[in-house]
Context: one part of a larger RNA
Molecule: small-subunit ribosomal RNA, 3' major domain
Organism: Villorita cyprinoides
């Protein structure tokens, strides 16, 4: 100097607690993991920091695993054989999963590309992440880290980097053998909220005038609705998005060394929107299965290369993690009504994408005709919960929808171990979940659906988006941890 302490003192955190909410843990199912089984059930990862993770939703491919079968995509050099032919390919039959001349029978074909040997390459989702790069994760979401000059010490080292107050913060005020700096924090970037001010818009609209329909008419007209790239204008409030503005704890009152700042109020669209980025030092954290990044080792033609066929990764006495659906009446079913925001959409060969209308069909779906490389069309994405009405009436019930039987379509070369979906039937556990334990404070939790990623087909996953929208803190260091100071140590 560190590390550790069931040592002390401060400070901090919903990966801690308190006050609560939703749960999970119990059931069924989905999915990951262990185990078991298996020809194979490929493999990595195992406290936080493995386990809906590898963007890992695997029918083939993927694919690394298992059972079989082809191929060379063995450069190049040396050497051998060799034009009197090195070698290549092949119908049919046998053989084979196979229309693999793979092998055999049989012969034809080809013409220096090859063939044999040696060296040397190449390929490898083969090994080693404990040989590495790069990337990521974590220590670690906290405030921490480091030179120069000066001071102290023989020196390692220390001071600066602090008694105190303050802050989300080593943030500032101040104190001061330190002074003046750098990285990190902050500033910054994106995003959300405001602008009747600027710039505009037939890919967004509005208003006025004209026209039409309807209704009440006091017969003047007023209201409602529709249409207008048939028309004439004007404008940017709404919509879109550029440049800007706007908030700085600025104002007032308290508290405070009357400092840094904190609290309250007023004015205001905001008086902490949410994220990104993120230091120094490390870990023998993960990845050689992201890479034509890569050392070494292994293998390299009976291949661990590569392609093809089939199987497996889905297997089930069990254990466990993330989830979905529920256990109903604050509900279920049927009918009606009424509202979003993120997105996305026809590709590398020609078919392929998002799909409106119409017709057929109980539905899934099919046929046909159109629009859209998109603020133009799908699409006002007329979403769901919610709201209104009716039925049900506390029962394993009209709650729940597992399991299984039959039938139909769709994707695909292919659906059996059932891709998904639809119809009919079947109708299991489950009556709110023990000990434990997770997440969370505002448009948040939770309920609800939608879009995208993956995607030929397939979400109970993930990432976003809006809609409805609480209860309870606004604190503490008791538990669990983290940081700083002091202290002890026979530890390094």
């Nucleotide at each position: 100097u560190g590390a550790c302490g069931g040592a002390a003192g401060g400070g901090c955190a919903c990966c801690a607690c308190c006050a609560g909410g939703a749960g999970u843990g119990g059931a069924g199912c989905c999915u990951g993991u262990g185990g078991c089984u298996u020809a194979a059930u490929u493999u990595g990862a195992c406290u936080c920091a493995a386990c809906a993770c590898g963007g890992g939703g695997a029918a083939c491919c993927u694919c690394a695993c298992c059972c079989g079968g082809c191929c060379c995509g063995g450069a190049c050099a040396c050497u051998g054989c060799a034009a009197g032919g090195a070698u290549u390919g092949a119908c049919a039959g046998a053989u084979u999963g196979a229309g693999a001349g793979c092998u055999c029978u049989u012969u034809c074909u080809u013409g220096a590309u090859u063939c044999g040997g040696u060296g040397g390459g190449u390929g490898g989702u083969g090994g080693u992440g404990c040989a590495u790069g790069g990337c990521c994760g974590u220590u670690c979401u906290u405030a921490g880290u480091u030179g120069g000059u000066g001071g102290a010490g023989c020196g390692a080292u220390u001071u600066g980097u602090c008694u105190g107050g303050u802050u989300a913060a080593u943030u500032c005020c101040g104190a001061u053998a330190a002074c003046g700096a750098a990285c990190g924090a902050g500033a910054c970037u994106c995003u959300a909220g405001c602008c009747u001010g600027c710039u505009a818009a037939a890919u967004a609209g509005u208003u006025c005038g004209g026209g039409g329909a309807u209704c009440c008419u006091u017969c003047g007209g007023a209201g409602u609705c529709c249409c207008c790239g048939c028309c004439c204008a004007a404008c940017u409030u709404c919509u879109u998005a550029g440049a800007g503005g706007g908030a700085c704890a600025a104002g007032u009152g308290g508290c405070g060394c009357u400092u840094a700042g904190c609290c309250a109020c007023a004015c205001g669209a905001g008086a902490u929107u949410g994220a990104g980025c993120a230091a120094u030092a490390a870990c023998a954290g993960g990845u050689c299965u992201g890479u034509g990044a890569u050392g070494c080792c292994c293998u390299u033609a009976g291949a661990u290369g590569u392609c093809c066929g089939g199987g497996g990764c889905c297997g089930c006495a069990c254990a466990u993690g993330c989830g979905c659906u529920a256990c109903a009446a604050u509900g279920a079913a049927u009918g009606g009504c009424u509202c979003a925001g993120c997105g996305u959409g026809c590709g590398u060969c020609u078919c392929g994408c998002c799909u409106g209308g119409c017709c057929c069909g109980a539905a899934a779906g099919g046929g046909u005709u159109g629009g859209g490389a998109a603020a133009c069309c799908a699409c006002g994405u007329g979403a769901a919960c919610c709201c209104c009405a009716u039925u049900c009436g506390u029962a394993a019930u009209a709650g729940g929808g597992a399991u299984u039987g039959g039938g139909g379509c769709u994707u695909g070369c292919a659906a059996u171990u059932g891709u998904u979906c639809c119809c009919c039937a079947u109708g299991a556990a489950c009556g709110a979940g023990g000990a434990a334990u997770u997440c969370c404070c505002a448009g948040u939790a939770a309920g609800c659906g939608c879009g995208a990623g993956u995607c030929a087909u397939c979400a109970g996953c993930u990432c976003g988006c809006g809609u409805u929208g609480a209860u309870u803190a606004c604190g503490u260091c008791c538990c669990u941890g983290c940081c700083c100071u002091u202290u002890g140590u026979a530890c390094a």